[in-house]
Context: one part of a larger RNA
RNA sequence: UUGGGUUUAAAGGGUGCGUAGGCGGAAAUUUAAGUCAGUGAUGAAAUCCUGCGGCUCAACCGUAGAACUGUUAUUGAUACUGAAUUUCUUGAAUACAGUUGAGGUAGGCGGAAUGAGUAAUGUAGCGGUGAAAUGCUUAGAUAUUACUCAGAACACCGAUUGCGAGGGCAGCUUACUAAACUGAUAUUGACGCUGAGGCACGAAAGCGUGGGGAGCGAACAGGAUUAGAUACCCUGGUAGUCCACGCCGUAAACGAUGAUCACUCGUUGUUGGCAAUACACCGUCAGCGACUGAGCGAAAGCAUUAAGUGAUCCACCUGGGGAGUACGAUCGCAAGAUUGAAACUC
Numbered sequence: 001u002u003g004g005g006u007u008u009a010a011a012g013g014g015u016g017c018g019u020a021g022g023c024g025g026a027a028a029u030u031u032a033a034g035u036c037a038g039u040g041a042u043g044a045a046a047u048c049c050u051g052c053g054g055c056u057c058a059a060c061c062g063u064a065g066a067a068c069u070g071u072u073a074u075u076g077a078u079a080c081u082g083a084a085u086u087u088c089u090u091g092a093a094u095a096c097a098g099u100u101g102a103g104g105u106a107g108g109c110g111g112a113a114u115g116a117g118u119a120a121u122g123u124a125g126c127g128g129u130g131a132a133a134u135g136c137u138u139a140g141a142u143a144u145u146a147c148u149c150a151g152a153a154c155a156c157c158g159a160u161u162g163c164g165a166g167g168g169c170a171g172c173u174u175a176c177u178a179a180a181c182u183g184a185u186a187u188u189g190a191c192g193c194u195g196a197g198g199c200a201c202g203a204a205a206g207c208g209u210g211g212g213g214a215g216c217g218a219a220c221a222g223g224a225u226u227a228g229a230u231a232c233c234c235u236g237g238u239a240g241u242c243c244a245c246g247c248c249g250u251a252a253a254c255g256a257u258g259a260u261c262a263c264u265c266g267u268u269g270u271u272g273g274c275a276a277u278a279c280a281c282c283g284u285c286a287g288c289g290a291c292u293g294a295g296c297g298a299a300a301g302c303a304u305u306a307a308g309u310g311a312u313c314c315a316c317c318u319g320g321g322g323a324g325u326a327c328g329a330u331c332g333c334a335a336g337a338u339u340g341a342a343a344c345u346c
Stems, first nucleotide, its partner, number of pairs: 004317003007300002012314001014201004021194003025088007033081002035077008049065006091191001092188004096183005103177007110154001114150008125136002162169002206247006215241002220236004258313006266291009295302002319346003328339004
C1' cells in the first nucleotide's frame, strides 16, 4: 500500500460553530472536460511471451511476430459525472399561531438549619467513641428562651421526569435572552451533509488581583488504635470551597458507542403537543425508559435512541514494555498542556 477495524480486546476527537476540501434531490435543453469507441503517429535495442531455426540436449544464441497495458492528435457516442441555462418541491430554511422546560445572564426577596454576639433561666458537667482521650466548662459551659448578625446551601414537591451541543442546570420572583416541539397553510427554491486547519465554549482541582469566610475541610497539630500507623476513628484547623475579573484547558469530559440521511417484527410505561370524543381508550408527531424477535456479535449483549442493512464526510488503531517518556516546537505567570519518537528488551 491493498485490506481489516474502533461498546468491553489497540482504536470515536470533551462539545459545538465553521473555512478549504470531499459528497450531494427531481425534470428539460446545450456542451463534450471526465468516460467510452474507431483511426493515425509515437512507444530505441535488449528483456518478457509465441512460432521456427543453430550449437549432440539444455542453458545460451539467431530470426520472425506479438506485446510494450503509455503519451498525443483527430473523428465520433452522450447513459453516468462535470460545466452552463431554464424549471420543480419532496431535502433545508423563513413567516404565522400555540405549547413546553432545574436552558442561559443579571437583579430582588424568602424560610428552615448551622455558627457567633448580647440578655435571661439554671447548675455541673458537656462533647466524642468500639472503648477512650485530646478538647470545651464554676471567669458559669452543655441545655432552654428572646433579640441581633454572618455566610453558604435550597428539605418536602422529586420521578429510569424535564432542559441544554457537551461541560452542566433545582427555593420564589422580575427583566433580558436562546432553543425545541406541535398545527395548519403561505414564501424562498437544493440555499444541503460532513468538516483537515481555525475559532468559541468547556466539571473539579490549581494559578493571579481584590473581596468574603458560617459550615465543611487537603496541609498541619494533638488524642487514640497499632508491633509500627507519616492512615482509617476523634478534637482542632490553614489554603480552598463562595463572589468579581483574568488565566489554565484537563477528567472513567462515559452511552467507554463521531455526525448526517434512508430502510428494517412486535409488547409495554412515560413527558410535551395535535386530533378525536361518551362515562370506554384508540390515532399521530417529537422525546425519555423497560422487554423481546429477525439480523449482527468472540461472547457479554445490541436490537427503529442498533452494536442490523446501506450511503457520505471526519477522527483514530496496527504486539507488550520503554512511554504519553526524551528531544524539539507551540501555548501557559506557574503547575503543566498539546504535538510526540528511538535505542534496548520480552